[in-house]
Context: one part of a larger RNA
């Protein structure tokens, strides 16, 4: 050097966009950089092989021939693959048109039940809470019932291994604006593509800064219990926070513990969207069945796997590109650097030990 891996043993960046780079459809012509062949020059000596000679022999030394020097430079030729140039194509990709699906996003307006509070009326002794209690609350009239008002948060049922989104995530209604995917048509462009070191954007919750808001819930804190103790589990209170606006943070069991793209390799059965056909029909944005494509589940042949299991949504058979791993601990620590208001994040060792 070739050679190994990454669902669960160490190992897929949280996700996407994208620069350089790497890789790249079909056909023809040219070129000949690369590649291959031939040839010329050069490629020190020693060393190596064969043979001859010189030291009495050998080691050693001298000479001839061969080999080595796998390279570099010049010349000639070949043209399949790669590259470059030119022309063309349509299977990848993109655009267009059409009718549908969707908790996709942003902004504004509106609604609803519950809860708390306030006021008025009724009522008159407990209420609340627990396994049982107590703290708590109540004659300054509670709990409870009725009516009215107000505040903030949330969006039951529908709800579905159902939908949408790159991921985080997204669920009352209406409107405006923005974006993406699938299907169908097969109209247009004609390889415009894939991945992506650096880089950029987004990124739950908690936390931070400034200003609002504060009903319920609730870290911390305070009581009551339990207990040997109880810095907890249970109960009563309760502040940050949870909510909104603007900015920061950049992490999660950010999980399918499975990177992205492409091709190939049996099927069965659900379900969602679109299209086509047939049948039914209350004629409607209807229903059923079959087929195709796209998504999402489940079972499973071959194959794979240490096994669990995976199995056209691969962990099967291949290709391209990126990231990452190399015993455990020390340690995601120290030092340095970058970022951050901070908390800290990212990068990331060693001695020593086993």
């Nucleotide at each position: 050097u070739u050679u190994g891996g990454c669902c669960u043993a160490a190992a897929g960046c949280g996700u996407c966009c994208g620069u350089a780079g790497c890789u790249u459809g079909u056909u023809u012509a040219g070129u000949a950089a690369a590649u291959u062949u031939c040839u010329u020059g050069u490629g020190a000596a020693a060393u190596u092989g064969u043979c001859c000679g010189g030291c009495u022999u050998a080691a050693c030394c001298g000479a001839a021939c061969a080999g080595c020097g796998u390279g570099c430079a010049g010349g000639a030729a070949a043209c399949a693959c790669u590259g470059c140039u030119a022309a063309a194509c349509u299977a990848g990709g993109g655009a267009u048109u059409g009718g549908g699906a969707g908790g996709g996003g942003u902004u504004a307006g509106g609604a609803g039940u519950a809860u708390g509070c306030a006021a008025a009326g009724g009522g008159g002794a407990g209420c609340g809470g627990u396994a049982a209690a107590a703290u708590g609350u109540u004659a300054u009239a509670a709990u409870c019932c009725u009516u009215u008002g107000u505040a903030g948060a949330c969006u039951a049922c529908c709800u579905g291994u159902g939908g949408c989104g790159a991921a985080g995530g997204c669920g009352c209604c209406u409107a405006a604006c923005c974006a993406g995917a699938a299907c169908a048509a097969g109209u247009c462009c004609g390889a415009c593509a894939g991945u992506g070191a650096g880089g950029g954007a987004c990124g739950a919750a908690a936390g931070c800064c400034a200003g609002g808001g504060g009903a319920g819930c609730a870290a911390a804190c305070c009581g009551g219990a339990u207990u040997a103790g109880a810095u907890a589990c249970c109960c009563g209170a309760g502040u940050a926070g949870u909510c909104c606006u603007g900015g920061c943070c950049g992490u999660a069991a950010a999980c399918a513990c499975u990177g992205c793209g492409a091709g190939c390799u049996a099927g069965g059965u659900g379900u969602u969207g679109c299209a086509u056909a047939u049948u039914c029909u209350u004629u409607g944005u209807g229903a059923a069945u079959a087929u195709g494509c796209a998504g999402u589940g489940u079972c499973g042949a071959a194959g794979c796997g240490a096994a669990g299991g995976c199995g056209u949504u691969a962990a099967g058979c291949u290709c391209g590109c990126c990231g990452c791993c190399u015993g455990g601990g020390a340690a995601g620590u120290a030092c340095g650097g970058u970022c951050g208001c901070a908390a800290g994040a990212c990068u990331g060792a060693a001695a020593c030990u086993u």